[in-house]
RNA sequence: GGGGAGGUAGUUCAAUGGGAGAACGACGCGUUCGCAAUGCGUAGAUGGGGGUUCGAUUCCCCUCCUCUCCA
Numbered sequence: 001g002g003g004g005a006g007g008u009a010g011u012u013c014a015a016u017g018g019g020a021g022a023a024c025g026a027c028g029c030g031u032u033c034g035c036a037a038u039g040c041g042u043a044g045a046u047g048g049g050g051g052u053u054c055g056a057u058u059c060c061c062c063u064c065c066u067c068u069c070c071a
Stems, first nucleotide, its partner, number of pairs: 001070007010024004018054001026042005047063005
């Protein structure tokens, strides 16, 4: 320098162009004499920029970062 894969919540991961979700974690409430366990609830995210579209995590372009292959 070129090719491929990936980047979504604090962590690990989903999401066929139309409501952004799960588990664990955090916080609050209930339960208990108290703790643990457990039930309910709350907050919290699409790497950045641009484009296409009525509508983009999803499609296109540029760019940043990680892994990998070739040179």

About this RNA:
The RNA shown here (transfer RNA) has 71 nucleotides and comes from a Phycisphaerales bacterium. Rfam family: tRNA. Rfam's curators write: Transfer RNA (tRNA) molecules are approximately 80 nucleotides in length. It is annotated as a transfer RNA. The coordinates come from a structure-prediction model, not an experiment, and the mean pLDDT is 84.